Predicted 3D model of a 383-nucleotide RNA (Bacterial RNase P class A) from Litoreibacter sp. Of the family's consensus pairs, 96% are formed in the model. Its mean pLDDT, the model's own confidence on a scale to 100, is 76. A source record names the gene rnpB. It matches the Rfam family "Bacterial RNase P class A". Rfam classes the family as a ribozyme. Lineage of the source: Bacteria > Alphaproteobacteria > Rhodobacterales > Roseobacteraceae > Litoreibacter.
[in-house]
RNA sequence: GCGGAGGGCUGGAUGACUGCGGGCCUUCGGGUUCGAGGAAAGUCCGGACUCCACAAGGUAACGGUGCCGGGUAACGCCCGGGCGGAGCAAUCCGACGGAUAGCGCCACAGAAAAGAAACUGCCCCUGCAUGUCGGGGGUUAGGGUGAAACGGUGGGGUAAGAGCCCACCGCGCCGCUGGCAACAGGGGUGGCAAGGCAAGCCCCACCGGGAGCAAUGCCAAAUAGGAACCGCGUGAAGGCUUGUCCUUCGGGGAUGCUUUGUCCCUAGCAGGUUCGGGUUGGCAGCUAGAGGGCCACGGGCAACCGUGGCUUGAGAUGAAUGGUCAUCUAUUGGCGGGGCAACCUGCCAUGGACAAAAUCCGGCUUACAGGCCCUCCGCGCAC
Numbered sequence: 001g002c003g004g005a006g007g008g009c010u011g012g013a014u015g016a017c018u019g020c021g022g023g024c025c026u027u028c029g030g031g032u033u034c035g036a037g038g039a040a041a042g043u044c045c046g047g048a049c050u051c052c053a054c055a056a057g058g059u060a061a062c063g064g065u066g067c068c069g070g071g072u073a074a075c076g077c078c079c080g081g082g083c084g085g086a087g088c089a090a091u092c093c094g095a096c097g098g099a100u101a102g103c104g105c106c107a108c109a110g111a112a113a114a115g116a117a118a119c120u121g122c123c124c125c126u127g128c129a130u131g132u133c134g135g136g137g138g139u140u141a142g143g144g145u146g147a148a149a150c151g152g153u154g155g156g157g158u159a160a161g162a163g164c165c166c167a168c169c170g171c172g173c174c175g176c177u178g179g180c181a182a183c184a185g186g187g188g189u190g191g192c193a194a195g196g197c198a199a200g201c202c203c204c205a206c207c208g209g210g211a212g213c214a215a216u217g218c219c220a221a222a223u224a225g226g227a228a229c230c231g232c233g234u235g236a237a238g239g240c241u242u243g244u245c246c247u248u249c250g251g252g253g254a255u256g257c258u259u260u261g262u263c264c265c266u267a268g269c270a271g272g273u274u275c276g277g278g279u280u281g282g283c284a285g286c287u288a289g290a291g292g293g294c295c296a297c298g299g300g301c302a303a304c305c306g307u308g309g310c311u312u313g314a315g316a317u318g319a320a321u322g323g324u325c326a327u328c329u330a331u332u333g334g335c336g337g338g339g340c341a342a343c344c345u346g347c348c349a350u351g352g353a354c355a356a357a358a359u360c361c362g363g364c365u366u367a368c369a370g371g372c373c374c375u376c377c378g379c380g381c382a383c
Stems, first nucleotide, its partner, number of pairs: 001379010012328007020035006037354001041365002044363005049212004062208005067081005082096001083094004097203002102201002104197003119143002121139007128131001151169006170192001171190004176185003216284005226275005231269002235249005240243001250266006291312009329352001332349007
C1' cells in the first nucleotide's frame, strides 16, 4: 500500500423569542428548575410487583429447554471450553442428548431404500441350432441410479468374487492416562453385527400454577335501576284449608265489525331514610431500583463480583418533551481561483439516519444516512 476479520463511540452545535408536561416558590401578575432512545420499536424470552388458585411432596397430562463448566435475581441471555463444519489466517457458523427402547417415514431415479436385490458385467457347469444363443448356479468387486447402496484403502486369496484372510483407518466393547466436565490420547479386544431422519411420534434429564398496571387498592356527585325499613294507600260480598288462596259481582285492558265468548289485570307510590353494586370521574399503584454513569483499588482468562469516592434522576393518561429565526457545521450541487496531481480555497444554494417513553428491570431480535477510533490476519514493497 492492497484485501479481509472482530469490537467500540457518535449520530448535528450554540443563542434568542415563544409554547407544552411535572416539581417547588408565589404578592396569583408570574418566577425557577427538570423534561426521550440506543434502539423508547417488535412484544420474542426471563424476572420484580399485584390479584386469583393452592398444605408439603409425589405421579400423570401439557408446554418449554437440550454438549460441558462458570456468571446471573432469573433466562432460551452472557463468558470460557469441547466437538463438528467453512476459511491460508484473523475469525465465523452449528435445535450440538438418545437411531442396539419401540413405532413410523426415506420423494424422483434405480435391480434393490433396511435383514435388499440381480439391469449391465464377471466366473463355473451344461445344451446344440456354435451364436452379439438358450438353461442352471456362483458373485456384488466393476458400470449405471440416487441426498444416501449393508464399512474404506492397499495386499493376499479365488473359477470369478467377497472381512474369506491380513495391515492401516473407521466403528462397537473393556481397561489405562490427562481433564471438575464435555472430551482427548493411548492399549487390548471383536471380522463388522450397527444406513439416514427425533425440525414425525417417542425415550431420557432438567424447568414451569393462572392472569396481567386495562394488574390491584381507595374515594365520590347527579341520574337510572336493586334491597331493607318507615309513611300513605288497598272496590264489594262470600267460602274454609286462613293463604303471595278460591268463587261471584263491579272496574280496566287485549282479541273481535258488533254481541256472546276466550284471555289478562285489579295494588301500588316521580314519597322518606339507610345499605350495597355498576357507569363515569378522581387519588394511589408511579417511578430511588437486582438503579444508572464516571473514577480508584482488589478477585477472576472472561462474563462478572466485592469495597470506597463523586455524580445523576421524564412520569404524561385522546397522552407533554414542540415551533420560528440567526450564526456555525458534516454532506451534496453550481460558478470561479491556485496546484503536475492528491488536494486547498472564495461566493451562492442545499441542509442531517432509524425512530420517539406509557409499571419497572435484565436480555434477544429488528431498523439506522453519515462521521470517528481501537485490535487482529493475509499478501506485496522498502529498510